A computed fold for a 73-nucleotide RNA from a Gammaproteobacteria bacterium, annotated as transfer RNA.
Rfam family: tRNA. From the family's description: Transfer RNA (tRNA) molecules are approximately 80 nucleotides in length.
The sequence was found in a public genome assembly.
Its mean pLDDT, the model's own confidence on a scale to 100, is 82.

[in-house]
RNA sequence: GGGGCCAUAGCUCAGCCGGGAGAGCACCGGCUUUGCAAGCCGGGGGUCGGCGGUUCGAACCCGCCUGGCUCCA
Numbered sequence: 001g002g003g004g005c006c007a008u009a010g011c012u013c014a015g016c017c018g019g020g021a022g023a024g025c026a027c028c029g030g031c032u033u034u035g036c037a038a039g040c041c042g043g044g045g046g047u048c049g050g051c052g053g054u055u056c057g058a059a060c061c062c063g064c065c066u067g068g069c070u071c072c073a
Base pairs, nucleotide, nucleotide: 001072002071003070004069005068006067007066010025011024012023013022019056027043028042029041030040031039049065050064051063052062053061
C1' cells in the first nucleotide's frame, strides 16, 4: 500500500424482509433473610463509531473517513 471482517446500553452480544431499538450480566428500588448471597418483582440507562448519499422511511442499502482484528505484498 491492497483485500476481507468487526464497531448497537457500563460489559458480552442479538436484531428475519428497510417501518417496535432489544436480551443476559452489571447498576438502582421493593419482596424475602438476623445479615449477605441466591431467588422473585419492578425501574433507570442508547448520537446504533463519524460524515454524506439513496428512500415516504436507514442500526440495516451505497460512498468516504476513524478505530480494531486478520490475510497478501